[in-house]
RNA sequence: AGAGUUCGAUCCUGGCUCAGGAUUAACGCUGGCGGCAUGCUUAAGACAUGCAUGUCAAACGGGAAGUGGUGUUUCCAGUGGCAAUCGGGUGAGUAACGCGUAAGAACCCGCCCUUGGGAGGGGAACAACAACUGGAAACAGUUGCUAAUACACUGUAGGCUGAGGAGCAAAAGGAGAAAUCAACCCAAGGAGGGGCUCGCAUCUGAUUAGCUAGUUCGUGAGGCAAUAGCUUACCAAGGCGAUGAUCAGUAGCUGGUCCGAGAGGAUGAUCAGCCACACUGGGGCAGAGACACGGCCCAGACUCCUACGGGAGGCAGUAUUGGGUAAUUUUCUGCAAUGGGCGAAAGCUUGACAGAGCAAUGUCGCAUGGAGGUGGAAGGCCUACGGUUCGUCAACUUCUUUUCUCAGAGAAGAAAUAAUGACGGUAUCUGAGGAAGAAGCAUCGGCUAACUCUGUGCCAGCAGCCGCGGUAAGACAGAGGAUACAAGCGUUAUCCGGAAUGAUUGGGCGUAAAGCAUCUGUAGGUGGCUUUUCAAGUCCAUGGUCAAAUCCCAGGGCUCAACCCUGGACAGGCGGUUGAAACUACCAAGCUGGAGUACGGUAGGGGCAGAGGGAAUUUCCGGUGGAGCAGUGAAAUGCAUUGAGAUCGGAAAGAACACUAACGACGAAAGCACUAUGCUAGGCCGACACUAACACUGAGAGACGAAAGCUAUGGGAGCAAAUGGGAUUAGAGACCCUAGUAGUCCUAGCCGUAAACGAUGGAUACUGGGUGCUGUGCGACUCGACUCGUGCAGGGCUGUAGCUAACACGUUAAGUAUCCCGCCUGGGGAGUACGUUUGAAAGAAUGGAACUCAAAGGAAUUAACAGGGGCCCGCACAAGCGAUGGAGCAUGUGGUUUUAUUCGAUGCAAAGCGAAGAACCUUACGAGGGCUUGACAUGCCGCGAAUCUUCUUAAGAGAGAGGGGUGCCCUCGGGAACGCGAACACAGGUGGUGCAUGGCUGUCGUCAGCUCGUGUCGUAAGGAGUUGGGUUAAGUCUCGCAACGAGCGCAACCCUCGUGUUUAGUUGCCACUAUGAGUUUGGAACCCUGAACAGACCGCCGGUGUUAAGCCAGAGGAAGGAGAGGAUGAGGCCAAGUCAUCAUGCCUCUUAUGCCCUGUGCGACACACGUGCUACAAUGGGCGGGACAAAGGGUCGCAAUCUCACGAGGUUGAGCUAACUUCAAAAACCCGUCCUCCGUUCGUAUUGUAGGCUGCAACUCGCCAGCAUGAAGCAGGUAUCGCUAGUAAUCGCUGGUCAGCCAUACGGCGGUGAAUCCGUUCCUGGGCCUCGUACACUCCGCCCGUCACACUAUAGGAGCUGGCCAGGUUUGAAGUCAUUACCCUUAACUGUAAGGAAGUCAUUACCCUUAACCGUAAGGAGGGGGAUGCCUAAGGCUAGGCUUGCAACUGGAGUGAAGUCGUAACAAGGUAGCCAUACAGGAAGGUGCGGCUG
Repeated sequence: AGAGUUCGAUCCUGGCUCAGGAUUAACGCUGGCGGCAUGCUUAAGACAUGCAUGUCAAACGGGAAGUGGUGUUUCCAGUGGCAAUCGGGUGAGUAACGCGUAAGAACCCGCCCUUGGGAGGGGAACAACAACUGGAAACAGUUGCUAAUACACUGUAGGCUGAGGAGCAAAAGGAGAAAUCAACCCAAGGAGGGGCUCGCAUCUGAUUAGCUAGUUCGUGAGGCAAUAGCUUACCAAGGCGAUGAUCAGUAGCUGGUCCGAGAGGAUGAUCAGCCACACUGGGGCAGAGACACGGCCCAGACUCCUACGGGAGGCAGUAUUGGGUAAUUUUCUGCAAUGGGCGAAAGCUUGACAGAGCAAUGUCGCAUGGAGGUGGAAGGCCUACGGUUCGUCAACUUCUUUUCUCAGAGAAGAAAUAAUGACGGUAUCUGAGGAAGAAGCAUCGGCUAACUCUGUGCCAGCAGCCGCGGUAAGACAGAGGAUACAAGCGUUAUCCGGAAUGAUUGGGCGUAAAGCAUCUGUAGGUGGCUUUUCAAGUCCAUGGUCAAAUCCCAGGGCUCAACCCUGGACAGGCGGUUGAAACUACCAAGCUGGAGUACGGUAGGGGCAGAGGGAAUUUCCGGUGGAGCAGUGAAAUGCAUUGAGAUCGGAAAGAACACUAACGACGAAAGCACUAUGCUAGGCCGACACUAACACUGAGAGACGAAAGCUAUGGGAGCAAAUGGGAUUAGAGACCCUAGUAGUCCUAGCCGUAAACGAUGGAUACUGGGUGCUGUGCGACUCGACUCGUGCAGGGCUGUAGCUAACACGUUAAGUAUCCCGCCUGGGGAGUACGUUUGAAAGAAUGGAACUCAAAGGAAUUAACAGGGGCCCGCACAAGCGAUGGAGCAUGUGGUUUUAUUCGAUGCAAAGCGAAGAACCUUACGAGGGCUUGACAUGCCGCGAAUCUUCUUAAGAGAGAGGGGUGCCCUCGGGAACGCGAACACAGGUGGUGCAUGGCUGUCGUCAGCUCGUGUCGUAAGGAGUUGGGUUAAGUCUCGCAACGAGCGCAACCCUCGUGUUUAGUUGCCACUAUGAGUUUGGAACCCUGAACAGACCGCCGGUGUUAAGCCAGAGGAAGGAGAGGAUGAGGCCAAGUCAUCAUGCCUCUUAUGCCCUGUGCGACACACGUGCUACAAUGGGCGGGACAAAGGGUCGCAAUCUCACGAGGUUGAGCUAACUUCAAAAACCCGUCCUCCGUUCGUAUUGUAGGCUGCAACUCGCCAGCAUGAAGCAGGUAUCGCUAGUAAUCGCUGGUCAGCCAUACGGCGGUGAAUCCGUUCCUGGGCCUCGUACACUCCGCCCGUCACACUAUAGGAGCUGGCCAGGUUUGAAGUCAUUACCCUUAACUGUAAGGAAGUCAUUACCCUUAACCGUAAGGAGGGGGAUGCCUAAGGCUAGGCUUGCAACUGGAGUGAAGUCGUAACAAGGUAGCCAUACAGGAAGGUGCGGCUG
């Protein structure tokens, strides 16, 4: 620091995902040791049991133990003092002065410290205890006794309070022999702690916008430690809020922690500070301090005990239990240390704490051995079978002992002497032993380091993203190997990072998401030049603070490290002080450049109002006239003899304003056009008078705002949603036609939206040019029109720099900068739902989430495609000739049938194709009979020569029994070939996969294309070259050109035919001879044959063309513009065809999917298709006669000749291994004759019968021939095919395969021998250029919506339900405060006693009469209970708000396998598309009106 993923490829935008670090973690596999840390994140859910707060006898009385007694000692319930308010836990609540930070004034304080003083006097009770009583218990009651540092009074000091008066108001003793010690009281101060106030800061939501009544302030009173509406009475009406009040949701805050380069984001475990809480809610008491975790009272829920009467409890202390959870430890040891409480102290106590235990939970450190060791062992894995690899790894030899085991020694931690150690016989040290006890986990397609085999076969499975798996998986599973980390490794979860993907640092808005439709303007933000003041911002300096710990730096201590200790320190925040004055702000004074006002001109469809005008259309009236008009691709509906249309004249109505007219004008935008008038807004230019920054932008707000639409009144010519009808169509709710209503028009209102677009917010400044136009100035020239130069304002084009992803923009910026506003943050869901605002409505504005996908998108590139365009070619069309499609037959295919009808080929480019020839064989198929090392190959062993042959049996294969026969080489062992037998390695497969392959082939197409090097253009994919002007059969050639060259193709080189020359003449040719034939002889002129050459090149002339390439015409020539034909097939496309030609990977069968045999099948037959043959006749058929080829074949052969047969053929066998012989007759044709238009003397299918040939064999299933039979068919619908000259058509001949042949096929050969080509509009195929594209599997593409089915989330929903909040009303516990009667109390008075009297109030009436203090007393003050009043928790009733869950049913949405209906969009997508709106329609969609070009 980046990477993967959209595409055929590219650049960009943009999301998703990954690599890093971290964690109080959990889970899976594994696990040696030690140090240091950490350990209920969930149920603030419930808790059995133990412990966690006691101490003081030097405050006090007493009891007990102990002792023979005294004294002493020890322990203890109680009174009393101090502590229990600390320490420990948790994070529920809290959005708050709760926390953080920085300040402040009106306060309090036990223990501690300092200072100054003091402690005099008397007094009365209550526990304990004793006796008795009640109760199950908890506990309680009555009577009696008693002490104090308990309690109360008084004196004095001192203190407080407008400081005058007056009021309030202290004390305690104990220990010691003593000195003294520690206590006590008052006052002042300190330290430390606490209470209160305040500035700033502290999460989300506006689909929460208004909140507040003690609320805000004041006065009086009360209250508090203290200020204060803290409380109360009265008065005023304030206070908070867009800088977000109120409400709702969530949350303890911080130091810090994690991540990050930083800015910053996330977080708030452990440690530390603060706060809050202690079963839930309320309340006070005592106290210095609490409204109190292990105190109290009340209410509630829950649990427990109970004798049913009543009681007890609160682990969010430490252990522990069950529960919850993915998940978190021992019911341990000790007060030895540190700290706390009490005590004078010894000491006691302390689940604080110190330790140990458990857990790899984290982190740090160490080990699991080191060295040598090849025949590279065995074994595994792979293999091309040679070997490679695991791998010096192991074994083996040698060494060491960290750790481990055992044994011995043995700390520091202890605090100046002694004693005191839970940890702990621990750390550590020494000795002995022996490599001994100690390695796993994940991954290995890319990202991302690491690769093979086997299994599986879109299955099982993997997956973070892309994706992998459908028979050869580096992606699944296993194995071998490798890589990374390591006592851990991986997964999951969460946070930051990467993410510049919320952008202050550091993003954007023309087309990717994104500029409000436009303007005016409030708050706010920003703001021209000069000078002054001030010091708020700003800057310099200085000091305070931001606890400690942490981080960072330095040093030190544990062997190192982690860890711990000591010291130091940066940046930054807040507030204080002293300065500076440039900039911003403030104050004051000026200036004119920004802005504005006045003045002089000027252009204009700018706006509003009323008025006027003509052309056209339609209607009406009248005339003329007489058959159609109108409409369309073609028609029809429609109008018309009741007179249309046409034409002439007249009249009426409404709407719109031709030409001028122009990338021309004006307006903020929407928008605006006949003419003149009235009213009115704005702009520009020119001069330069005035004001003096008055400016820019603009959240909210306001105004205007096309078309459609709505309300109401008019109006209504034309046009025209809806609607009717006619067409089109498979349908046509459309396009087309004919009618036609709202509407379009006017007036008054509403609506508030458009592709309201330059898809580009406004303002200001700056930054090269060129060239038109509009408005208006100036200068020059001129008589003038013109012309030239120059300025301002507007409106265009082109283009430099720059910018941009590219396209493009470019002084009218999308350049360079500043200011302000608006908006965006992946696609879909969705501009939808809910809520709210607005509207009469239609709707508009604001505006989500769940869920789902890994893309969606922009620009440009290449190809492909188009019912896009241009150019060109081809038997492509056209012009012709002949066929197919109809018939019969042949043949191939499909289908069907079958035991089997073997397999393959399937549009062109399968179908007389593989097959150049299925009766057996072939043969691969089916049935049956057999074989199992096999029909075939190699190796090994044994026997036998091989070979020939007879018989029996069998359908045959085969089986059995005989006979003859002993070969060749030899070193005598044996060997070669062949046959038989046995076991094993193996053979064999026309079994599968042509979508694993090679090779071969088809096709576009014999079309003219396909590429490369260097240079160059572009960020790149790519472009250019190869395009353009001409030309060609041709990317053939030429000219031009950022290209210059080159390669594969084209052409040429090759073969055949056409002419000639030379040469060579046998079996060919010619001559002689001869009736003829043959032979012989001669010849080389011709024909012919073979070979070698020549010839044709636009070479020549003319025209034309850029003087070029070339084209046209002509001459010559056998041949003329490639002379004709063939062979020759670039790069690619179709996963085209072939595993059954062959080869081959993998899979599969192995007494069978192999091999042998017999007979069958491949030849079936309702039917459909392809390719052919023969015909339908007279341009013909039959019969007779006559003539002319070429090219081939032949010894397992062709066969002459003679002869037999009507014939197929038989018999015979001359000749020929072929220019010699033979097949062999060519046929159409010519001559003569018959037939005379008829299903015939056409046509031959079919059938019968007697025959021939081949062959072991002719039934299934061959060919030929004789006689007889004589079907369909009378020229073929839609449609389709071939052919441009020796071609089509027609006529025969021949060959291969082959015993024969189903050949009418296929390949070749010659004979006869035409017609037509105007031309390129159309069909089809192809080439080049260009344009559009949402296609790239490339139009057989892509893709939209309804409907049907399944699943998912969601909105509404009669209602049901849980929770929260704040009200109203009612009942109202405990409790403080206020008030006081009854009651209670009886120690003072009276009384011996029982008891009694009196007494309490604001007043009256009644009852009672008191431990301390006051008072002689009466009485007062005080205490307890009850009652009333106020406040009030929980509860009851009630109406609300917010929110959770459920829900019949309803709505749309999303996702799904190959469903249904259409085909809306992408090409002119077949009616250009889209936006707003309205209407009607199964659906996409259609139509109307206005707008946009994307």